[in-house]
């Protein structure tokens, strides 16, 4: 250089082109305990790596990049 794949909450991943983007953990708060941990409960937290492009409608398809992994040279 070439080829292949990932990119989504702090962290591990889901998410047929259509309803307000979701789950585990992890955080906050309450409730319990003498505190704490533990269970319950309930709260946040994201414009889906970046720019066009298609479409009535894009995290999801096309393009070109970035970043990182993997093979070939």
């Nucleotide at each position: 250089g070439g080829g292949c794949g990932u990119g989504u909450a702090g962290c591990u991943c889901a998410g047929c082109g259509g309803u307000u983007a979701g789950a585990g953990c992890a955080a906050a708060u309450g409730u319990c305990u003498u505190a704490u941990a533990c269970a319950c409960a309930u709260u946040a937290g994201g414009c889906c790596c970046c720019a066009g492009g298609u479409u009535c409608g894009a995290a999801u398809c096309c393009u070109g990049g970035c970043a990182c992994g993997c093979c070939c040279a």

Transfer RNA from Candidatus Staskawiczbacteria bacterium RIFCSPLOWO2_01_FULL_33_13, 73 nucleotides, folded computationally. Rfam family: tRNA. Rfam classes the family as a transfer RNA. The source organism's lineage runs through Bacteria, Bacteria candidate phyla and Candidatus Staskawicziibacteriota.